[in-house]
RNA sequence: GUCAGAGUAGGGUAAGCGCGUUAAGUGCCGGCGGAUGGGAGGUCGCCGUCGGACGAAGGGCAUCUGCCCGCGGUGCUUGCCCGCAUCCGCUGCC
Numbered sequence: 001g002u003c004a005g006a007g008u009a010g011g012g013u014a015a016g017c018g019c020g021u022u023a024a025g026u027g028c029c030g031g032c033g034g035a036u037g038g039g040a041g042g043u044c045g046c047c048g049u050c051g052g053a054c055g056a057a058g059g060g061c062a063u064c065u066g067c068c069c070g071c072g073g074u075g076c077u078u079g080c081c082c083g084c085a086u087c088c089g090c091u092g093c094c
Base pairs, nucleotide, nucleotide: 001094003092004091005090010082011081012080013079014078015077016076017075018074019072020071021070028052029051030050031049032048033047034046038088039087040086058069059068060067061066
């Protein structure tokens, strides 16, 4: 130097354990802040927070606070799959 490859934030999916169903959460809009392959750099992706708009699927058994079947663009954990443009670095081959 050539070619190939690994790894972030996070996303999808399955299982397990929870939460809500007395409506939190999720999703949407805006402000502010933060993190984001080992380094540089950083967002149309991610997180936190504040404000705004919108808004739901309950039922059965039991009878004093439980159990079961559902429902929610629901939370966490684990497995699997996917996963940073550019430059440098790292691993392998020549």
The RNA shown here (THF (Tetrahydrofolate) riboswitch aptamer) has 94 nucleotides.